This is a predicted structure of a 695-nucleotide part of an RNA (large-subunit ribosomal RNA, domain II) from Parcubacteria bacterium C7867-005. Rfam family: Bacterial large subunit ribosomal RNA. Gene Ontology terms of the family: structural constituent of ribosome and ribosome. Model confidence (mean pLDDT): 82 of 100.
Context: one part of a larger RNA
Formats: sequence, C1' cells, structure tokens
RNA sequence: GCCAACGAGUUCGUGCAUACUGCGCGGCUAAGCCCCGAAAAAGGGUGGAGCCAUAGGGAAACCGAGUGUGAAUAGCGCGUAUGUAGUAUGCACGAGACCCGAAGCCAGAGCGAGCUUGUCAUGAGCAGGUUGAAGUUUGUCGAAAGACAGAUGGAGGACCGAACCGGUGACCCGUGCAAUAGUCUCGGAUGACUUGUGAUAAGAAGUGAAAAGCUAAUCGAGCCUGGUAAUAGCUGGUUCUCUCCGAAAUAGCUUUUGGGCUAGCGUCGCGUGUUCCCCUCGGGGGUAGAGCACUGGAAGGUCUGGACAGGGAGAAAUCUCGCUAGACCUAUCAAACUCCGAAUACCGAGGAUUAAAAAUGCGGCAGUUAGACUGCGGGGGCUAAGCUCCGUCGGUCAAAAAGGAAACAGCCUAGAUCUCAAUUUAAGGUCCCUAAAUUUACACUAAGUGCACUUAAGGAGGUGAUAUUUCUCUGACACUGAGGAGGUUGGCUUAGAAGCAGCCAUCCUUUAAAGAAAGCGUAACAGCUCACUCAGUAAGAGAUAUCGCACCGCAGAUUCAUGGGGCUAAGUGUAGUACCGAAACUGAGGGCUUUCAUCCUGUUCGCAGGGUGGGAGCGGUAGGAGAGUAUUCGCAUCUGCUGUGAAGGCGAAGGGGUGACCCACGCUGGAGCGUUGCGAAGUAAGAAUGUUGGC
Repeated sequence: GCCAACGAGUUCGUGCAUACUGCGCGGCUAAGCCCCGAAAAAGGGUGGAGCCAUAGGGAAACCGAGUGUGAAUAGCGCGUAUGUAGUAUGCACGAGACCCGAAGCCAGAGCGAGCUUGUCAUGAGCAGGUUGAAGUUUGUCGAAAGACAGAUGGAGGACCGAACCGGUGACCCGUGCAAUAGUCUCGGAUGACUUGUGAUAAGAAGUGAAAAGCUAAUCGAGCCUGGUAAUAGCUGGUUCUCUCCGAAAUAGCUUUUGGGCUAGCGUCGCGUGUUCCCCUCGGGGGUAGAGCACUGGAAGGUCUGGACAGGGAGAAAUCUCGCUAGACCUAUCAAACUCCGAAUACCGAGGAUUAAAAAUGCGGCAGUUAGACUGCGGGGGCUAAGCUCCGUCGGUCAAAAAGGAAACAGCCUAGAUCUCAAUUUAAGGUCCCUAAAUUUACACUAAGUGCACUUAAGGAGGUGAUAUUUCUCUGACACUGAGGAGGUUGGCUUAGAAGCAGCCAUCCUUUAAAGAAAGCGUAACAGCUCACUCAGUAAGAGAUAUCGCACCGCAGAUUCAUGGGGCUAAGUGUAGUACCGAAACUGAGGGCUUUCAUCCUGUUCGCAGGGUGGGAGCGGUAGGAGAGUAUUCGCAUCUGCUGUGAAGGCGAAGGGGUGACCCACGCUGGAGCGUUGCGAAGUAAGAAUGUUGGC
C1' cells in the first nucleotide's frame, strides 16, 4: 500500500413542540401491598396520597371577571377557562452524551541507585623515556653569616609517551555495524587519577567541582496503578436511496474577535387575506453638478492708506524698487464653503394587473456570523497592488454544470427533470489545425505594424486625409550663365584691423543690381560664397494647423510565441449580407412536484386514494421537510420453501423498480430459510497518520 472483519447521535430522567391513541358533564395514578411467575423481569389487580386543568390580579392583607396602581367612577399594566395520560418523532437540559486524540493535575508506608551522581568499606592498575627541587657531602673563599663549584640525592595536581581514562577537529554513517558506532586526529596519563566487589542516599525527594545535569535508551519533577471515558471554544472522522425547498459569511453585546447569545437570511406547520411587487400623484432633502452671495485659499491689475525698516538715483526736495492693509475689476479653488441644485433613493396616498406570485403574525427545527472577485460611489495607499476599509433590495462564484475568453472559481452568454445523428439562436466566430465567408463595398497600413487587451515622455522631409494662407505665364520655386561696383584700407583703436578682433557711425555715387556687409578665410591683405539684379528655362511652388495609420525611443538567455501553422490580409477602420455556434429557445416522447377543474371508489362526512384534462415548476453546499430500501431479533401469518438441495459463494450479459434494492437462471455449497403485517434495534463503511488479521 491493498484486501477482509470491526469502527461513531446511544440510554435514563425532566421539559417544550408536532402527530396518533384512550378518556373528556375532567384526565392520570406514584410508592407500597396482593396475585401469577423461578423468591428475577414482564404482566394483572389494589392503592386517589399527589399532579395537571377548572380564575385572575396583587409584595401582601385582600378583592374577584376582574384586580394592581391611584384621591379618582380617569388612564395604564396584567387578566376575563379547556384539557389530561400514554406512545412515536424532533429539540433542549443533566449525565462520558456522536467517536477517537492531548500536554497535564492529584493519590499510594507502591516499584526502582544492576544505568548514572555523591559517599562509605575492602581490593586492584599505571610500558618506557626525560627533567633534576630540598636535603646530604667534598672542595675553594670568608672572622662569621654564608657564597660559588663538583658529587650525591630523587621532589613534582613536573615533561614526552603506551596500557587505561577521555572525546578536540574533520571525514564517514545517517531505513547505520551502532536508538551516538567507525577512521584519522586530539586531551590526561603518580593523580582533585582510573577501576572491581559490597553497601548507602529517591520523587517536590535524592545526588550534583552547578549543565536544571543525573536518578535504568524516560527528567524544569522517574516509573507503575488508580481518580479516568480528566478536560479539549481545537484538528480529524461520522456508514443506504429518492423527492420538494434552500441559506449565510451582516448588526448589537461578549477577557470578545478561528468561540458564543439575540436579531437578520432558510425550512416546516397554523393563521391574516393582497397588506408584497408595479404605475401615477404628493412630500421633505442639500449629494452629483454648479457657483463665489457667506467662510476660507490662491493669480493678475487699478486705486487709496500705513511704516518710512530696507536697496538704488539725487546736494536736497523727491523719484523708483520693495513691505503691509483695504476697496474695486478680471479669471479661479474647497470633505469639514453654499445665493443655487438634480437623477436615483426614501415616506405617504390613490390606482391597476397577476394569484400557479408575494407580504406579514405566531410556533417547531436549523445552519451561518474567516467570504472572494467584478461594475459603480468613496476613505487609506503612490487616483500602486490578485492591497486594505466602507456603501450599493448591483452581478457572479461560494452552493452552478454547459458555450466563449488558447489553458483560466468571481469576466461575457446562459441557469442542466430525463431521452433524441431534430430546430432556431446568444456570447463568440467563419484560410488550416477547428463547425461555419479564402464574403461584398470603400478606405488605410509596408512596419510582419498587426492578427484578444496592453506600453510613455520625447524625436522625425514615413505616408494618407482635411483646412487656412503666400508667391505665380506682367514667368513663381529650383537649376544654369553673368554681375555683386566706386568714394574707401569709413573714423577710432591697434604692431597690424583693408566689409568680416573690438568701439562709433552706417552715408553718398554709378546702376538692371550690389550691405561701410550674412558666412568661410588671411599675420594683415588676397581669395571663395551670400543678400540683391539681369538673362535662359518652364508650371506650379512654399508656409501653417488638425486628424488617421505607421517609424525610432524598445536590451536576455528552448525556435518560446497572434494558442500554433501561417497571413500583405487571414491586419486596421466604416457599412452590409449569409452561415456556424450552448445542457438557452423550439419540436417529439417519458417521469416527478404543486395548483385548478372534472369523474370514480372509500368515508368516522373532516376528508383520503385513484383516473383524465389545463396551468406553473423540477442546478444546488450548510440546512429544513417528506417518502422509501436493506440488515439482525421478536410476535403473528402463509396449515409457506427445503437432501427432487436451505443459507452463503461465483457468473458484466434475463426480468422488475427513478433509486437504495428485489426476482429468476446456471455452477458451487451441504442444512436450514423465507413472504406478509406489526414491533425492537449492537441497523448500512472509503477515508478517522483508525483497530486487528492476511498478502
């Protein structure tokens, strides 16, 4: 891991509700006792104590269909009768209370020091090598104390290093050789050393050169047994079928925030009877917007005033710049501004339609109170987030399948009762993958731009469209040929300054035209162009603005992405016509629920069951309601089945039922088993790191 078996809402008591039954001019007995029985249980009888109901109100006295309050004859509060016992089901409460699961707490003359810690008693062990303390002694020196040298000596929690004890670093191992080992390396190795045997100290206690270490692979309180089914607002699991309806993830309170209680939303029953939804009319509002009339913000201008603080000019008067306050004009901004002011929403009244649809009251039973994304209106944040917090009788998912978006809970289309090589469409599509147009018309794009969405500021004779405007056969723009001069090298400055370093002036003449020069150039000149003019040529040339589609900006690692192939349309824009396309609509047939009508049967006259026809409906988690299937046992029943073969097993293949499941047949098996009606439960297995067994 798989298979098999086992494995979870039970029982008792009390209460409430619903259904049924008995009795109801009330209902019921409890303990006890008697009978029967096996001295048990069950059953029958007795037992009226007591309980519920029959009257309430008040704290009470007390009054009473009323009473309390109160001065009240007022007002207000609570009242002005229908049950009771049992059975079943649902729920609550008390109990282990649906099942499994802690870490823990407490108790005991309980068990442990054969591991380990300390201690006591008695034993044992430590190769070899090195160093060379005190002391002693000899010599020399010294008056001596003593000093020095040699010899001897053999101290030490001394040194090196085996056994022994340890466990530093690395590797290895890490379903191991091993629940701590192995290899290399390393520390101590005559000592606070190591070790054998025996003894001793223990659970809030011991022992501890102290790490909360150790006390038998267990230690911030051992182990065993008991209290004990501890408790678990937590996790996991909780076993057959079909039918109808179908949520919530919100509010308030909470030592409360992953838990509860009440309300909201679901369901079932009973009641009210259109109160719901929709339309019309009437209301109040201060949001969106707008505005500047108030409160404030902020830009420009004009005028008036103030201080003369400050800067500049001036001899000064004064002028100018600046500062500050106010008024007015122009143009503005505001969640905590408003002279104004919607759409919606909300409230009230009236009206109409549907009745298979809602609303609402009371009662039984819940679940939910972690929500998610998306559209719209906002707060926080960066007008960031698949961010966060609100609002929205907005949507979807949750609890919703199907088609589209390549794939894709929350987007778009659309809500699956069942069957069907049937039909029409939605969103979205129609070259191939891939169902359907290589569709029609007119444009644009040349960038593979683009082919679902998505990329900037900025740059640019890309290209198309539209508009305004200037010049133009009295010849434009471009091109070609020619001229572009003289006074003059203007004056100043300067080494020089000649159109062209710089300053000043910027005239006149000849002309078709030509600047005291727009640029290059020279040391300065020179030189080359330009403006301007003539001729040739010949018909358009230039400037600006807006819009469309493209270009650059734009750098990454699989060929890596329009889903791919690929496409010059199979791209983009505007129109149009066909077609495809879903579990949607329609068609044909079947099932179920509910309602209305009608018929039949039964009837305790309340109604129940069945048939036919019309209408509406049948996605579904938590959850509510209803109807069934199966297993074991009991009572009755079939005067049932069975060695002429029971149960059980095997066989996808026959038949019935919407289904759980039931019946038949063949083989196996070899002794019991079923139908129907009731009743009672150890009543259904795929999950619980479930338990046991097998493989």